[in-house]
Context: one part of a larger RNA
């Protein structure tokens, strides 16, 4: 891993609701006694101590159908008679049993800690210490000290021999464990290759002993203390405890949640309340939606009348400059500037104003089915996105928090290629029937043809400021056969190089000014140019040409550039589309889901009845979780069966049934086994890194 077998809300006592059952007040307890048999289970039968009920009310003494607060015979709190009945009674109330729901207390559904705590057992590994013993090849170096020369007055010194010191040097053995390679389900639970440190010392080691966990021993690293050490190791308290993970076993109808508020040493947990079930009970003029009618309100907007920002203009108190002045004071200011004031603005925490929606509330109408109460069980208290309306943020997040709505969580189907939360639509089962929604109808792929316009960009089929003789529709305003617009002829001139500034500035560096003459018509000059000048051109004028003309704008549809990422195409699902298979507008038909309908069928509740499971009427998606009903196991009482002519078990088929599952028919098996009806459980397995055994 896979197969088998085990595996988990149990028992007791006590309360508390719901179903029964005895009694009317219930009951007996501890014992007794009897049968019973085995001195047992257990069964009757005594057994009123006791417990509940029948009375309250008060803190209490105590009163008592009352009582208590009080001066109170005021008032207030709490309290005190049971309903139907056909008179037979029933129901209900109480109280024992006995059944299942729940709480408690007990290990309390199982597994699961790190941990603590007592009493033990370990120093045969390891750390230190005692006590006795064992061992260190070989080579080198060459301290004191001696000796002998020499040397001194004598030491001191100085040279040679002798000598064998040293935590001295090299290296075996013996102790180590430096780097590095290899091993890493290893030859090995720490090795091995090569290399490397000590090797006469603080050395290595053999053998006895000593030191114990709240402890020891530690040249010290939280190291060691038997492959285990921030406190061994075994048993036990012990089923410790575990607001956490994890797991928790047959079917089948009916309801169906929540992910919120307040609190919490509280934040993944709890308690109440909210939402879900069941049961009982009341109303029925209830509940809920729409509408009509009455009311609440201060948002959105939209104002400035209040607080309060915040631009400009008047006026203007005061203030700075600056004059003038001995003080006083006066004058002047394109400074500043409170108030007022005119215009135009801005506020969540401003409002003179004010809605859409909302919310309360009476009749009535429609439409749907809920509402209270009082009781038993829960779950739930991590939500998700999406719209919309706020705060936080950066008018960021698949971000974060609130309100309102909604899917999804607990929803399957169709749609969006795929795709919890988005569109459509909410599955009882059957049908190779039917319309139909969203989305669709060129092929992949079920299903369209038709009219008008609109794009050439593969826009569709990815995006901004911003840019542009794309085009198409819409408008006004210019200029034109008295000839426009564009092109070509031809002019485009004098005063004058205007004036200034400059080395120079002659239209064209740059500043100021921009007149005037002639003329058809030419700016004190629109671009290039020039060292400055000259050239070239331009506006305007003239002429040719002869217009379904022409220009500059406003407003709008569809495009264009803007457009740069990672492994070819990779920004319609693809193919492939171009008077379209794009995109606008309209018309028509069809396709398409578990939706509607339609035939048939099951259930679940409700109402009627002719009482037949007959009619009719609504429903039956479902996670947590309520409730109902039933299916299998083993055992026990009763009772009724089968079995060597072949049980059970087991392998194969067949058929019943809504389903757990039942029944037969044939192989194997070789001795026990159903059925009904009652009861009792060690009652159902895929899961739990589940136990155990196979494989």
């Nucleotide at each position: 891993a896979c197969c088998g077998g085990c595996g988990a809300g149990u028992u007791a006592c006590u309360c508390u609701g719901c179903g029964u059952c005895g009694c009317a007040g219930g009951u007996u307890a501890a014992g007794a006694g009897a049968c019973g048999g085995a001195c047992a289970a257990g069964u009757c039968u005594c057994g009123a101590a006791g417990c509940c009920g029948a009375a309250g009310c008060g803190a209490a003494a105590g009163c008592g159908a009352g009582u208590c607060g009080u001066c109170a015979c005021a008032c207030g709190g709490c309290g005190a008679a049971g309903c139907c009945u056909u008179c037979g009674g029933g129901c209900g109330u109480g109280u024992g049993g006995c059944g299942c729901g729940g709480a408690g207390u007990a290990g309390a559904c199982c597994c699961g800690a790190a941990a603590c705590c007592a009493g033990g057992u370990g120093a045969c590994c390891u750390a230190c210490c005692c006590a006795u013993g064992g061992c260190c090849a070989g080579g080198g170096u060459g301290a004191a000290g001696u000796c002998c020369c020499g040397u001194u007055a004598a030491c001191c010194c100085g040279g040679g021999a002798u000598g064998g010191a040293g935590g001295c040097c090299c290296g075996c053995a013996c102790c180590g464990g430096u780097g590095u390679c290899g091993g890493u389900u290893g030859a090995a639970g720490a090795c091995g290759g090569c290399u490397c440190g000590g090797a006469g010392g603080a050395g290595c080691u053999g053998u006895g002993g000593g030191u114990a966990g709240c402890g020891g021993u530690g040249a010290a690293a939280u190291g060691c203390c038997a492959a285990u050490c921030g406190a061994a190791c075994c048993u036990g308290g012990a089923g410790a405890u575990a607001g956490c993970u994890g797991g928790u076993u047959c079917u089948c109808c009916c309801c169906g949640a929540a992910a919120u508020g307040c609190a919490u040493u509280g934040a993944g947990g709890u308690g109440c309340a909210g939402c879900c079930u069941c049961g009982g009970g009341c109303a029925a003029g209830a509940g809920u939606g729409u509408g009509c009618c009455g009311g609440c309100g201060g948002u959105a907007g939209a104002g400035c009348a209040c607080u309060g920002g915040a631009u400009g203009g008047g006026c203007a108190a005061g203030g700075g400059g600056c004059c003038u002045u001995a003080c006083c004071g006066g004058g002047u200011u394109a400074c500043c500037g409170a108030a007022c004031u005119c215009a135009a603005c801005c506020a969540a925490a401003c409002u003179c104003c004010g809605a859409a929606u909302g919310c309360c509330g009476u009749c009535c109408a429609c439409a749907u089915u809920g509402g209270c109460c009082c009781g038993g069980g829960a779950g739930u208290g991590a939500g998700a996105c999406c719209g919309u309306g706020g705060g936080g943020g950066a008018u960021a997040a698949g971000c974060u928090u609130c309100a309102c709505g909604g899917u999804c969580a607990a929803a399957a189907g169709g749609g969006a290629a795929a795709c919890a939360g988005c569109c459509c639509a909410g599955a009882c089962c059957c049908g190779c029937c039917g319309c139909u929604a969203a989305g669709g109808u060129c092929c992949c792929u079920a299903a369209u043809u038709c009219c008008g316009g609109c794009u050439c960009a593969g826009u569709g089929g990815g995006a901004a400021a911003g840019g542009a003789u794309g085009u198409g529709g819409g408008g006004g305003c210019g200029c034109g056969c008295a000839g426009a617009c564009a092109a070509c002829c031809a002019g485009g001139a004098u005063g004058u190089u205007g004036g200034c500034u400059u080395a120079g500035a002659a239209g064209c560096a740059g500043c100021c000014a921009c007149c005037a003459u002639u003329g058809a018509a030419a700016g004190a000059g629109u671009g290039c140019g020039u060292a400055a000048c000259a050239g070239c051109u331009u506006a305007c004028u003239g002429g040719u040409c002869g217009a379904u003309g022409u220009g500059a704008c406003c407003c709008u549809g569809c495009g264009c550039c803007g457009a740069c990422a990672a492994u070819u195409c990779a920004a319609c699902g693809g193919g492939g589309c171009u008077u379209a298979a794009g995109c606008c507008g309209g018309a028509u038909a069809c396709c398409g889901a578990a939706g509607c309908g339609c035939g048939g069928g099951g259930c679940u509740u409700c109402u009627g009845c002719u009482a037949g499971g007959c009619a009719g009427g609504a429903g039956c998606g479902g996670u947590a979780g309520g409730g109902g009903a039933g299916c299998g196991u083993u055992g026990a009482c009763g009772u009724u069966g089968c079995a060597g002519g072949g049980a059970a078990g087991u392998c194969g088929g067949a058929c019943g049934g809504g389903g757990a599952c039942g029944u037969c028919c044939g192989g194997u098996g070789g001795a026990g086994c159903g059925g009904c009806g009652u009861c009792a459980a060690g009652u159902g397995a895929g899961g739990a890194u589940g136990c155990c055994g196979g494989u």

A computed fold for a 695-nucleotide part of an RNA from a Pseudomonadota bacterium, annotated as large-subunit ribosomal RNA, domain II. Lineage of the source: Bacteria > Pseudomonadati > Pseudomonadota. The RNAcentral record of the full RNA draws on ENA.